[in-house]
RNA sequence: UCGACCCCGCGCGGGAGAGUCCCCGCACCCGCCGCCCACCGGCGCGGGGAGUGGGGCGCCGAAGGGGCAACCUCCCCGGAACCUCUCAGGCGCCAGGACCGCGCGGGCAGG
Numbered sequence: 001u002c003g004a005c006c007c008c009g010c011g012c013g014g015g016a017g018a019g020u021c022c023c024c025g026c027a028c029c030c031g032c033c034g035c036c037c038a039c040c041g042g043c044g045c046g047g048g049g050a051g052u053g054g055g056g057c058g059c060c061g062a063a064g065g066g067g068c069a070a071c072c073u074c075c076c077c078g079g080a081a082c083c084u085c086u087c088a089g090g091c092g093c094c095a096g097g098a099c100c101g102c103g104c105g106g107g108c109a110g111g
Base pairs, nucleotide, nucleotide: 001111002110006107007106008105009104010103011102012101013100014099019057021056022055023054024053025052026051028048029047030046031045032044034043035042036041058091059090060089064087065085066084067083071079072078
């Protein structure tokens, strides 16, 4: 000083599935026959809603995690799926998202 395959980090782009379900509380909004108040407003009652917290039922698989093991020429070691489970996570949009592509930086065989 160059640096393949591969690995790690960051940035950008792409990136699926499944609940406008039920109950309770809180907050918010709207209304009113009512009550309080000098006014502002407050209380009560009724209603609303993709708000929020808890519970129930149903569902999804592509964070993470567990299981099986085709495969990595054979054995050991090790690795190993988008299969499978659903602990965790998720079920409007957003977000997140395995994985894919590109760029940058770092590591590594070697020259």

Overview:
A computed fold for a 111-nucleotide RNA from uncultured Pseudokineococcus sp., annotated as Glycine riboswitch aptamer. Its Rfam family is "Glycine riboswitch aptamer". Rfam links the family to the GO term glycine biosynthetic process. The model forms 91% of the base pairs in the Rfam consensus. The organism belongs to Pseudokineococcus, within Bacteria.